[in-house]
RNA sequence: AGGGUUUGAUCCUGGCUCAGAGCGAACGCUGGCGGCGUGGCUUAGGCAUGCAAGUCGAACGCGAAAGUCCCCUUCGGGGGGCGAGUAGAGUGGCGAAAGGGUGAGUAAUAUAUCGACAACCUGCCUCCGAGAUGGGGAUAACAACCCGAAAGGGUUGCUAAUACCCAAUGGUUCUGGAUCGAAGUAUUCAUUCCAGAUAAACGGUGGGGAUCCUUCGGGACCUUCUGUUCGGAGAGGGGUCGAUGUCCUAUCAGCUAGUUGGUGAGGUAACGGCUCACCAAGGCGAUGACGGGUAGCCGGACUGAGAGGUUGGCCGGUCACACUGGGACUGAGACACUGCCCAGACUCCUACGGGAGGCUGCAGUCGAGAAUCUUCCGCAAUGGGCGAAAGCCUGACGGAGCGACGCCGCGUGCAGGAUGAAGGCCCUCGGGUUGUAAACUGCUGUCACAUGUUAAGAAUGGUCGGGCGUUAAUAGCGUCCGGCCUGACAAAGGCGUGAGAGGAAGUCACAGCUAACUACGUGCCAGCAGCUGCGGUAAGACGUAGGUGGCAAGCGUUGCUCGGAAUUACUGGGCAUAAAGGGCGUGUAGGUGGCUUGGCAAGUCGGCAGUGAAAUCCUAUGGCCCAACCAUAGAAUGGCUGUCGAUACUGCCGGGCUUGAGGGCAGGAGGGGAGAGUGGAACUCCUGGUGUAGCGGUGAAAUGCGUAGAUAUCAGGAGGAACGCCGGUGGCGAAAGCGACUCUCUGGACUGCUUCUGACACUGAGGCGCGAAAGCUAGGGGAGCAAACAGGAUUAGAUACCCUGGUAGUCCUAGCUGUAAACGAUGGGCACUGGGUAGGGGGUGUUUCGACGCAUCCUCUUCCGGAGCGAAUGUGUUAAGUGCCCCCGCCUGGGGAGUACGGUCGCAAGGCUAAAACUCAAAGGAAUUGACGGGGGCUCACACAAGCGGUGGAGCAUGUUGCUUAAUUCGAAGCAACGCGAAGAACCUUACCCGGGUUUGAACUGCUGGGAUUAGCUCCCUGAAAGGGGAGUAACGCCCUUGUGGUGGAACCAGCAUAGGUGUUGCAUGGCUGUCGUCAGCUCGUGUCGUGAGAUGUCGGGUUAAGUCCCUGAACGAGCGAAACCCUUGUCCCUAGUUGCCAGCACUUCGGGUGGGGACUCUAGGGAGACUGCCGUUGUUAAAACGGAGGAAGGUGGGGACGACGUCAAGUCAUCAUGGCCUUUAUGUCCGGGGCUGCAAACGUGCUACAAUGGCCGGUACAAAGGGUUGCAAGACCGCGAGGUGGAGCAAAUCCCAGAAAGCCGGUCCCAGUCCGGAUUGGAGGCUGCAACUCGCCUCCAUGAAGCCGGAAUCGCUAGUAAUCGCGGAUCAGCUACGCCGCGGUGAAUAUGUUCCUGAGCCUUGUACACACCGCCCGUCAAGCCACGAAAGCUGGCAGUGCCUUAAGUCGUGAACCCAACCCGCAAGGGAGGGAAGCGCCCACGGUAAGGCCAGUGAUUGGGACUAAGUCGUAACAAGGUA
Repeated sequence: AGGGUUUGAUCCUGGCUCAGAGCGAACGCUGGCGGCGUGGCUUAGGCAUGCAAGUCGAACGCGAAAGUCCCCUUCGGGGGGCGAGUAGAGUGGCGAAAGGGUGAGUAAUAUAUCGACAACCUGCCUCCGAGAUGGGGAUAACAACCCGAAAGGGUUGCUAAUACCCAAUGGUUCUGGAUCGAAGUAUUCAUUCCAGAUAAACGGUGGGGAUCCUUCGGGACCUUCUGUUCGGAGAGGGGUCGAUGUCCUAUCAGCUAGUUGGUGAGGUAACGGCUCACCAAGGCGAUGACGGGUAGCCGGACUGAGAGGUUGGCCGGUCACACUGGGACUGAGACACUGCCCAGACUCCUACGGGAGGCUGCAGUCGAGAAUCUUCCGCAAUGGGCGAAAGCCUGACGGAGCGACGCCGCGUGCAGGAUGAAGGCCCUCGGGUUGUAAACUGCUGUCACAUGUUAAGAAUGGUCGGGCGUUAAUAGCGUCCGGCCUGACAAAGGCGUGAGAGGAAGUCACAGCUAACUACGUGCCAGCAGCUGCGGUAAGACGUAGGUGGCAAGCGUUGCUCGGAAUUACUGGGCAUAAAGGGCGUGUAGGUGGCUUGGCAAGUCGGCAGUGAAAUCCUAUGGCCCAACCAUAGAAUGGCUGUCGAUACUGCCGGGCUUGAGGGCAGGAGGGGAGAGUGGAACUCCUGGUGUAGCGGUGAAAUGCGUAGAUAUCAGGAGGAACGCCGGUGGCGAAAGCGACUCUCUGGACUGCUUCUGACACUGAGGCGCGAAAGCUAGGGGAGCAAACAGGAUUAGAUACCCUGGUAGUCCUAGCUGUAAACGAUGGGCACUGGGUAGGGGGUGUUUCGACGCAUCCUCUUCCGGAGCGAAUGUGUUAAGUGCCCCCGCCUGGGGAGUACGGUCGCAAGGCUAAAACUCAAAGGAAUUGACGGGGGCUCACACAAGCGGUGGAGCAUGUUGCUUAAUUCGAAGCAACGCGAAGAACCUUACCCGGGUUUGAACUGCUGGGAUUAGCUCCCUGAAAGGGGAGUAACGCCCUUGUGGUGGAACCAGCAUAGGUGUUGCAUGGCUGUCGUCAGCUCGUGUCGUGAGAUGUCGGGUUAAGUCCCUGAACGAGCGAAACCCUUGUCCCUAGUUGCCAGCACUUCGGGUGGGGACUCUAGGGAGACUGCCGUUGUUAAAACGGAGGAAGGUGGGGACGACGUCAAGUCAUCAUGGCCUUUAUGUCCGGGGCUGCAAACGUGCUACAAUGGCCGGUACAAAGGGUUGCAAGACCGCGAGGUGGAGCAAAUCCCAGAAAGCCGGUCCCAGUCCGGAUUGGAGGCUGCAACUCGCCUCCAUGAAGCCGGAAUCGCUAGUAAUCGCGGAUCAGCUACGCCGCGGUGAAUAUGUUCCUGAGCCUUGUACACACCGCCCGUCAAGCCACGAAAGCUGGCAGUGCCUUAAGUCGUGAACCCAACCCGCAAGGGAGGGAAGCGCCCACGGUAAGGCCAGUGAUUGGGACUAAGUCGUAACAAGGUA
């Protein structure tokens, strides 16, 4: 720090996702030790049990028992001492308001920071001052009696105090008055004085003895310590007030009656509507009141570069709560976690009458949950309460336990060790890897284990001894020194010793991101997956194994937070087209604001001061062996506050200015707006005339109109709407919008003068106004046009497009609606920044004036373009520019959705505002290359047209489908399968079927064993054959002892490895082939352009068969193709003449036969020739085209071979080769027979015909190219013939096949199913072959079918071509060949042309296509599944409101009932005062009523999302076929 993912590729926008860090975690697998931390996040759900707050006898009264000792005894017991003033309860004091827990509530009665209290309180503690006088009456405990199951209670009696009460004193406080000073807005505070009211425990402990008293214990008294009262001060703690900060929601916009303020009173520690009475009508709110949701807040924690974001568990501060709700009491402090009262829910006890309880303390339990510990030890330390103290209490705390929950540390050994062991895995079978890893050898001894030993946490305190101080005192108390006592943890920690490598490694990943790869299994299955995506038979992505990588006592997964994400953008984003400018104006609040000057000092800047708790973080140092952890010190703590200062800028107050803005005056331009009136053209209708059969409409028609007279035409009349030409990227307006003419009213802009005001400005949330069309309401109007509707066409359908009609509407008046692709898809304002060109309005100068022109200024409007900007397209002084400014609106992935719900507006239609669940990994912008278009341009091709001949109809042949079959083997499938693989299926072939055999095999290789009774050869039996069985004979090398000796290899036999497979996959492949296409294309290097994909070159203008060539040009060159080179053919020459040839010469059997010849033909080698070379014209002085000359040939002469980059997962595993898979007594192999030839039907390709340009008969002429020894075979003979006999010649320019046929000459037939046609069938033959039944070919005789030129449709061909005629060859025993491949003979017609069909090339255009139009893609319906909305309702919750009722309780009242303290009184009694019942206000729970909000559920219903192969159509993307 970035990466992956939209595309064929690119750039951008944009979302999703990953790598990092963290956690009070949980889950999976695994698990050695220790240290330090940490651990109920869910049900603030319910709780058994134990413990968690007591203490003080130095405040007070009382006061046991067990046991033991003694005495007495009636032997039952009684008394006394000790136990013991102990235990115990009680009175009283202090504490219990702390400590501990939790986060339910709380959005402010909270919290944080900073202030204020002149508006307050404060127990214990410290300091200071003053004091403590005189009295009194009760009461618990206890005892007795009574009630009750219990809890508990009642009555009577006795008693104490540091409990309670009265009085005195008087400080303080309060009230009133006076005085001085300070602060201040009021007014308050403080000093001094006067008057009135207002308190306490002569307590407790120890010691002392002089005096006094004494119940002889002691007390007074003195003294020590302590306690106490009042006042003042302090420290610490608290209370209250203020300012500022503190979540989401406006689909919560208005809230508020104690509400806001005042006066008075009450209340409080204290201010205050805190409460009450009265008065006033205020108060809060867009800077978000009120309401709803959520939440304790902070120091901090996590993350982050930071700014931020998230969070508030542990530790610390603070708040709130304590079963739920209410309430007060006590107290310094509470409205009180383990206090009280009441109500409620729940649990428990009960004798049913009534009672008890509150773990959100520590443990523990149940429940729910993914999930969170021991019912442990100790007060030794620290701290707290009480106490004078010892001490007691302390689940605070210190420790231990459990949990890998986290952080940190340590270990599981170290060194040597190659034959690189075995095993595993892979393998190209050579090897590689695991791997120095192991074994083995040597060593060490951490941790754990065993054993021994030992430090710190301990200082206080107590006690003993001693010193000093206080004091009258050697008591007491305080303090110091020494000795002894005090440890839960702790079987811990440290150290020593012992033994032995022994007890200690897993987990995740390995396609990319992302470090790490192979094999097998599986076969879109099983599965994986964070994203992209893997898996459909060769998976590095699934599972397993081996190997490797990462981390390591852990490793992964899941969840959550921050980061990456500049993806909410303050730092630090955007809005023409990607999401995003409000339809336009006006203007409120707000924000922002010209030049100059004075003042102030709020912002701003600086200094100083206070605060910002500690902990944390950071730095340094130190302590645990290190680290984690801990300690000390420092730094930091962005902040807030106070104070002093500065005054440039902003602000505020004041003065001035004119350039911003506005006004005035003078002008001209304009479809700007409103109202009233006027006009002509056209149209329709009506009336009349003329006139007659049609009109109208369309691609073509029809519906429609018309003989009742239309259309057409003339005249007259009526009506409504719109305003032609001018008219123009011309004008005006804010936008919507505005177009005949005239008048009236009216808005704005512009130009000129520089006359006035003096910043009056810009923008503008809300608000208000305007706002096309359609639509709505009411009333008019209605010619034309025209939704709906009707009809006619079109069509598979046609609820459309086209046609004929036609109603709302369109028009007017008044109102509503308030939306548009309301667009420049571009908010408004100011300033600045090169140009060119054109148009509108106005001004100035030039000209004597004017016009025109020129120059120039202001303003408005187009186009082109520079810089810049921008993803690009583009924009570019009318910005989308500016290291510019100001203000407003809006955006944050696609779909769901501009939808639902709510609110609001509207008569309605509907508008505005505006989500979520769910779902996808994209959706998108611009540009690029292709492909495509029922887009365009140019150009080709037997593509069409023009022609000739066919196919499609018939018969037959052949191939295919289908059917059939035991099998009809397999493949080929539009063009580019179908006379194709097959250039030869009777057996063989042969792969198929049936049957019979065989199993190391029909053929190959290796190894082991046997191997002379062997193989081979001959023969026999069986059998359809294969095969099986049997008999005879019986080979070779070497050695020697020469023997039917030994041994060996091959054959052979047996066995083991393996063979074999036309089994599968052409979608695993090689090779070969088809096709586009012999189309002219396809690319590269360098350069240049572009961010880039890419472009350029290769485009353009010409030209060509051609990217062929020329010219221009940011291109210059090059390659593969085209062409050429090659073969053949056409002309000539040279060379060479046998088997070819024969002009001349000779011979001749008259046949180039012979001699001879090389001239010619020919053969086959070599060369020449043609190059637009020459001439003319055209053309750009080009390329080239046209014409011509010459020439055998002329513009690539004809033909062939040759096929660019690539496309079709085209074809072929059955030519061959080959990976994987399958098979192995069979899917191999051998044999016999059958099948591949099967036939209702269909198609392709052919042959023969339908006849007279013909058939038949006779005669006669002329080829080329081939083949031939298992062969071609002549002459001759036989046969009507096929053929036979026979064999000359020929391995072939020699011989043979071999007769060419059409043609030509002559004859015949006479238009007929024929003397056409030959299928079919019968008979007789021939040939090949082991064999012609299935199933061959040929011959002869006989038979003589369909067919009389072929529907829709369709094929070939542009010249030696089509057509037509025959000949040859391969395969092959023969043949189904009419096929295929070649050869020659005869030999045409037509092309004016490129509109159309098909295909192709180039350029261009559009695109939502890229698997590329056989593309993409929309909607209904049907199916499944999911979430959501509506819904008669039903259910639950929340917060209130009105009314009713009202517990406990405070307050008020309270005569009657009760009462010790004080007063009066001898007393009785009375008074003061207190208590209580009752009453009143308030009020929790509860009840009731009508509403609100939220949630759940709901028959049914609505749309939505998603889901390989459902239905119907074809809406969109190309002009998408109606843009």
Small-subunit ribosomal RNA from a metagenome, 1523 nucleotides, folded computationally. The prediction has a mean pLDDT of 83. The sequence is in RNAcentral, with records from SILVA. It matches the Rfam family "Bacterial small subunit ribosomal RNA".